[in-house]
Context: one part of a larger RNA
RNA sequence: UGACGGGUCCCCGCACAAGCGGUGGAGCACGUGGUUUAAUUCGAUGAUAAGCGAAGAACCUCACCUGGGCUUGACAUACUAGUGGUAAGAACUGGAAACAGGGAUGACCCUUCCUUCGGGUUGGGAGCUAGUACAGGUGAUGCAUGGCUGUCGUCAGCUCGUGUCGUGGGAUGUAGGGUUAAGUCCCGAAACGAGCGCAACCCUUGUCACUAGUUGCCAGCGGAUAAUGCCGGGGACUCUAGUGAGACUGCUGGUGAAUAGCCGGAGGAAGGCGGGGAUGACGUCAAGUCAUCAUGUCCCUUAUGCCCAGGGCGACACACAUGCUACAAUGGGAGGUACAGAGGGUCGCAAUACCGCAAGGUGGAGCCAAUCUCAAAAAACCUUCCCCAGUUCGGAUUGUGGUCUGCAACUCGACCACAUGAAGCCGGAAUCGCUAGUAAUCGCGGGUCAGCCAUACCGCGGUGAAUAUGUACUCGGGGAUUGUACA
Numbered sequence: 001u002g003a004c005g006g007g008u009c010c011c012c013g014c015a016c017a018a019g020c021g022g023u024g025g026a027g028c029a030c031g032u033g034g035u036u037u038a039a040u041u042c043g044a045u046g047a048u049a050a051g052c053g054a055a056g057a058a059c060c061u062c063a064c065c066u067g068g069g070c071u072u073g074a075c076a077u078a079c080u081a082g083u084g085g086u087a088a089g090a091a092c093u094g095g096a097a098a099c100a101g102g103g104a105u106g107a108c109c110c111u112u113c114c115u116u117c118g119g120g121u122u123g124g125g126a127g128c129u130a131g132u133a134c135a136g137g138u139g140a141u142g143c144a145u146g147g148c149u150g151u152c153g154u155c156a157g158c159u160c161g162u163g164u165c166g167u168g169g170g171a172u173g174u175a176g177g178g179u180u181a182a183g184u185c186c187c188g189a190a191a192c193g194a195g196c197g198c199a200a201c202c203c204u205u206g207u208c209a210c211u212a213g214u215u216g217c218c219a220g221c222g223g224a225u226a227a228u229g230c231c232g233g234g235g236a237c238u239c240u241a242g243u244g245a246g247a248c249u250g251c252u253g254g255u256g257a258a259u260a261g262c263c264g265g266a267g268g269a270a271g272g273c274g275g276g277g278a279u280g281a282c283g284u285c286a287a288g289u290c291a292u293c294a295u296g297u298c299c300c301u302u303a304u305g306c307c308c309a310g311g312g313c314g315a316c317a318c319a320c321a322u323g324c325u326a327c328a329a330u331g332g333g334a335g336g337u338a339c340a341g342a343g344g345g346u347c348g349c350a351a352u353a354c355c356g357c358a359a360g361g362u363g364g365a366g367c368c369a370a371u372c373u374c375a376a377a378a379a380a381c382c383u384u385c386c387c388c389a390g391u392u393c394g395g396a397u398u399g400u401g402g403u404c405u406g407c408a409a410c411u412c413g414a415c416c417a418c419a420u421g422a423a424g425c426c427g428g429a430a431u432c433g434c435u436a437g438u439a440a441u442c443g444c445g446g447g448u449c450a451g452c453c454a455u456a457c458c459g460c461g462g463u464g465a466a467u468a469u470g471u472a473c474u475c476g477g478g479g480a481u482u483g484u485a486c487a
Stems, first nucleotide, its partner, number of pairs: 001487002003484003007481007015471002019434005026325004031320003034316002042053002064311007073134001077133007088105001092101003108125003113120002136300002139298003145294002147289003150285001152283001157196006163172003176187003202277004207245007217234002221232003248271001251265005314453001327427001331386006343374003348367002353362003393424001398419007440463007
């Protein structure tokens, strides 16, 4: 100087407490361990692995296994030699295919010469064959690395120059008194300044004004209809999207030390960082990744490379993680009626209509979209049935029949209909999330994608709470101080 303490003091955080809802019990989904297996490819492993890499494993993907095949190779560059019946390549044969035979037919570009203008001919290229350098490797090493990432932590810290102090390591600055979300600001002081962080500048949302008015809107005027901004028209309103305004403790009362600030008030759409996002200092964990990519070294080279068929990644006494659905009456069923936002669409989204109980099919108006379409929002509200039961709760499992995608749904897809109707009566010890448009609850969209095992992930809006006396305790962190047989 640090680190540590079941030392002390100060402070903060959904850290505890106060609340609300879960997990742990059930069934299923998904990931992991284990076991099994010819293979169940590989990586990730307390917090910081485990619905993670994977924003889509039937084939492909694919790295694994079994079997079959290729050897300058599926791909790149260069050199040497050869090669017009050359390159390419139909039928046919073997085969699961890859591939191995087979060989009808049979070129392209530049160029010399000849030409009856059809073409012939010479040399070269391309291509091919043989060979040599080489290719190739999701083979090893993340403890050789770059890059990227997690974490402490959006915590308030981490440092430097000059000066001063100390023999020196080093200290000071950065301690102290207040204050803040903040090393934020003020006072003060052997320090004076500065840098990386904090904050602000950026995006979004909340209010208003101006500009603009189609594909959006419709107050007033006119027309038309069974009805609808449907039409003429209009720019008021909503909205769209561009430019501005607006919030700064600016004003005011109190408090404080006169300052920084803090508490209350006015005005205001918004008040003291208005809400949310992006943004992650010096560093820590030889943290993670050689399987995104790049890369040193090592290793394989008729195989650890390449191609193909089939299988596997989907196994199942079990254990754990994350979820979905429930156990019901604040509910379940049936009918009716209403209100979003944000997105996607031409290899696409698809309306009206018709067929089918339905999944879906037929068909194809319109739309490269504020125009058309996916599209029905759901919870909610109204009417009605059920009457507390393993039930009109719950939907697992299984049987049969279908639909769709796709060469192909056996291993191993989703969906529909009928039938079947398991466990489950709110879950031990323990444990997680959340402080407001949040939790809880309800649906909608998107990416990946032929299809889909999505209950995942990323977004969007609807309805919409409770509680916080407080900091003794638990966990994590910041600062000061003290002790130490630690470095």